The RNA shown here (c-di-AMP riboswitch aptamer (ydaO/yuaA leader)) has 148 nucleotides and comes from a soil metagenome.
The sequence is in RNAcentral, with records from MGnify.
It matches the Rfam family "c-di-AMP riboswitch aptamer (ydaO/yuaA leader)". Rfam's curators write: This family represents a conserved RNA structure found upstream of the ydaO and yuaA genes in Bacillus subtilis and related genes in other bacteria. The ydaO/yuaA element is thought to act as a genetic 'off' switch for the ydaO and yuaA genes in its native state. It is believed that the element may be triggered during osmotic shock leading to activation of ydaO, a predicted amino acid transporter gene, and members of the yuaA-yubG operon which code for KtrA and KtrB K+ transporters.
The prediction has a mean pLDDT of 78.
RNA sequence: AGCCGAAUCCCUUCUGCUCAUGCGGCGGGGAACGGGGAACCCAUGGGGGCCAGCAGGCCCCGGGGGCGAAUCGCCGAAUCAUUUCGGCGUAGCGCAGACUCUUUCAGCGCGAGCCCGACAGCUAACCCCGUAGGCCUGAGAAAGAGAA
Repeated sequence: AGCCGAAUCCCUUCUGCUCAUGCGGCGGGGAACGGGGAACCCAUGGGGGCCAGCAGGCCCCGGGGGCGAAUCGCCGAAUCAUUUCGGCGUAGCGCAGACUCUUUCAGCGCGAGCCCGACAGCUAACCCCGUAGGCCUGAGAAAGAGAA
């Protein structure tokens, strides 16, 4: 100078540093961006077995949800099992020479992790929460639109 991501900007009490402009720390407020909860209406109301003409009844089994691109398969090894590790794919996501956006082809990557705690479909008013963390030093072509 850039990238992933909502994770940026402004004001301010107190306080530390500086000759000063200013810079930093704990806290408070605002804007903007992002997320969750929450009506009517609409939608939904599991699997197996038995009984029964229908309606339905009885018994057994099983949790559910959120952030995020990060879902879903197949194979192998270890394990009594649970489970763990590894490999190959995949829904989906990200990146690159004048700037931004969209599309196509090719290339290179990701395809994780965490949280709630028996509880939440959608959802206007309303209520609540976040503004972190992690990377990187040179990289393709074509078309369209806009800005400068």